Context: one part of a larger RNA
RNA sequence: CUGGGCGUAAAGCGCACGUAGGUGGUUAGAUAAGUUAGAUGUGAAAUACCAGGGCUUAACCUUGGAGGGUCAUUUAAUACUGUUUAGCUAGAGUACGGUAGAGGGAAGUGGAAUUUCCGGUGUAGCGGUGAAAUGCGUAGAUAUCGGAAGGAACAUCAGUGGCGAAGGCGGCUUUCUGGACUGAUACUGACACUGAGGUGCGAAAGCGUGGGGAGCAAACAGGAUUAGAUACCCUGGUAGUCCACGCUGUAAACGAUGAGAACUAGCUGUUGGGCUCGAUAAAAGAGUUUAGUAGCGAAGCUAACGCGAUAAGUUCUCCGCCUGGGGAGUACGGCCGCAAGGUUAAAACUC
Repeated sequence: CUGGGCGUAAAGCGCACGUAGGUGGUUAGAUAAGUUAGAUGUGAAAUACCAGGGCUUAACCUUGGAGGGUCAUUUAAUACUGUUUAGCUAGAGUACGGUAGAGGGAAGUGGAAUUUCCGGUGUAGCGGUGAAAUGCGUAGAUAUCGGAAGGAACAUCAGUGGCGAAGGCGGCUUUCUGGACUGAUACUGACACUGAGGUGCGAAAGCGUGGGGAGCAAACAGGAUUAGAUACCCUGGUAGUCCACGCUGUAAACGAUGAGAACUAGCUGUUGGGCUCGAUAAAAGAGUUUAGUAGCGAAGCUAACGCGAUAAGUUCUCCGCCUGGGGAGUACGGCCGCAAGGUUAAAACUC
């Protein structure tokens, strides 16, 4: 150096875009760098290997041979790789028409409910629990009716339904905007895949500045429970939760399964398209095809569980990561951050 692995045993970066690099469809020609073959030179001797010889054997000594290079020069070969020239259209993309969608940003707007305030009716309780108490209430509560304010979230529809790269996204309307799928033609002509560094996005909590604050609720206070109760239960309650701008950059960021491509029985749902049949005014329904999304399952794989065309099957390309447990995702140093901390990342020692 090669050889093993990464769903659950150690191990897939949270996700994307993309630089270098690596890899790369199809046809023909040129070239001959890689590649292959021959020749020449060289690869000292000793050692090592093979066949012999000499000391009584052996060690040892000795003769001959063979082998040995990512080597140099040269001659040739041209299948593959590379380079180059000219093409192709199956990969990739563009134009045109359509479809579905909680995809994203902004503005406006709606009703139900909780709370508070004002007014009416009305009277002694309400609330809460396993049971209670703290708490609220004759300064008129709870209940009920009418009105007003304000904030946050959007019941039903709602679905192993949809969209998004992931995080995630759910009232309604308008507007700006990204992607996907699909139809039939035309066009470009390999423009592709992956991606060290890098850049961007990235739940919740947290931080900064300024707003907002209904409900909920870390901290905190009180009441219970208990041997105690810095808890579970109850009554309150501040940060926070919400908005704008900026930071943080982490999660069981999970399918615990990196991205792309090719190939390999079937069956059953479901979402969005296309085509055919059916019926015709439509729809339902049936078949087929395609892009998703679920449940079984053959082969195969797997330590087993299980996976099984959405692979953990059989292969190819590229990246990331793992190497006994603890020490430790810690120390030190670097980089980033306002801080909290994040990231990179050991060793002694010990079993």
Description:
Predicted 3D model of a 351-nucleotide part of an RNA (small-subunit ribosomal RNA, central domain) from an uncultured bacterium. The coordinates come from a structure-prediction model, not an experiment, and the mean pLDDT is 85.